[in-house]
RNA sequence: GGAGCAGGUCGGGCAGCCGCAGGCCCGCGGGAUUGGCGCGAGGCCUGAGGAAAGUCCGGGCUCCACAGGGCAGGGUGCUGGGUAACUCCCAGCGGGGGCAACCCCAGGGAUAGUGCCACAGAAACAUACCGCCCCGAUCCUAAUGGCGGGUCGGGGUAAGGGUGAAAUGGCCGGGUAAGAGCCGGCCGGCGGCCUGGUGACAGGCUGGCCGGGCAAACCCCACCCGGAGCAAGGCCAGGUAGGGGGAGAUGAGGUGGCCCGCCGACUCCCCGGGUAGGCCGCACGAGACCUCGGGCAACCGGGGUCCGAGAGAGAUGGUUGCCCCGGAGGCGCCUCGCGGCGCAUCCGGACAGAACCCGGCUUACAGACCUGCUCCACCU
RNA sequence: CGGGAUGUGGCGCAGCUUGGUCAGCGCGCGUGCCUUGGGAGCACGAGGCCGGGGGUUCAAAUCCCCCCAUCCCGACCA
Repeated sequence: GGAGCAGGUCGGGCAGCCGCAGGCCCGCGGGAUUGGCGCGAGGCCUGAGGAAAGUCCGGGCUCCACAGGGCAGGGUGCUGGGUAACUCCCAGCGGGGGCAACCCCAGGGAUAGUGCCACAGAAACAUACCGCCCCGAUCCUAAUGGCGGGUCGGGGUAAGGGUGAAAUGGCCGGGUAAGAGCCGGCCGGCGGCCUGGUGACAGGCUGGCCGGGCAAACCCCACCCGGAGCAAGGCCAGGUAGGGGGAGAUGAGGUGGCCCGCCGACUCCCCGGGUAGGCCGCACGAGACCUCGGGCAACCGGGGUCCGAGAGAGAUGGUUGCCCCGGAGGCGCCUCGCGGCGCAUCCGGACAGAACCCGGCUUACAGACCUGCUCCACCU
Repeated sequence: CGGGAUGUGGCGCAGCUUGGUCAGCGCGCGUGCCUUGGGAGCACGAGGCCGGGGGUUCAAAUCCCCCCAUCCCGACCA
């Protein structure tokens, strides 16, 4: 210098003017004070994000038993940790990819059972199509014998051909009529034992034990999960036809699929009617920042400082000037040239936007910066 | 804001449970026949890679995950 990998931070800055929302203070308003409400063309303070998004997971919170038992259903799935919890995170194991840094993996069980494996193929489950080999009969074949070949029948064989995504562990040798873990060596898998490790697992010894694949097919095993959701839920004000029909202590409804259990009544459902208001929940929280200690890390513990949005058709914006970054053409200067510098002009600066809150994941994103590491080339 | 469903030729749908021989049906469209011409009818044909991407599998419209789009439902009182 080039190519790349991993992680992190920011995501325009400053100033002027005009606005918007919330809070506090001040002033004014009808009546006598406070409070409350309204107005202010008064002041001060605060005011989006790393994803606020998708709503894909998990929790807090609220109500229903302080959520209980069983079945069903759903989810997760190597090991050990972290956490309020997780389908998240960290560390490791195993497998795969890359020269490497590093990245990816729903990664339990196919020796519990059931099911499926289209087409092709003989056979996808107990199978012989071609081939190879053995035996018998018969023919070529004649007097006999040998060798060879054809046909038919019986049998052996998964080594070879062919089909397929996949063909009964793989290679070599022995062996055999031909073959075959039938036997031997090496490799792979499985089982048993020993050693190390908390464990996944690794290493060693040993037994020929060796017919596939699919569980993101049913299923088995282990663990987890009650339901609904801030339109949860509570309070106040106002309004109407508290009208019509149905069900219900032989238990409606809460309760979702079912059963039990619990609560339990003028309660529930449908049609019809009315309202389209206010307050709380609602922002002090698994909170932010700094620092110390433990831990490889995720994270945990201690100390200090701080309070940082809260609407209800939904605020956080607009404009001007200067600066910053990128692009385009123009002019000027330097240079042989490539190119560099300066000046002014124009254009552009993303994705997107809180709505009960939080932890994650995923997706979108113009650009800028920082840190660590790997490989290649060159120089010293 | 919360909850749920759907996406398959131009339109309306089936197939997904149990993956294959699966992409099919109706209407519409094109060509030809019939007709004086049109409609109707008959025959033939074109047109989709199953909303998009990734994964599991020998094999995916179908199973799993992530995005995108569309549609539906949900207020309170008595």
Two RNAs folded together computationally: RNase P RNA and transfer RNA, 458 nucleotides in total. Rfam match: Bacterial RNase P class A. Rfam links the family to the GO terms ribonuclease P activity, tRNA processing and dimeric ribonuclease P complex.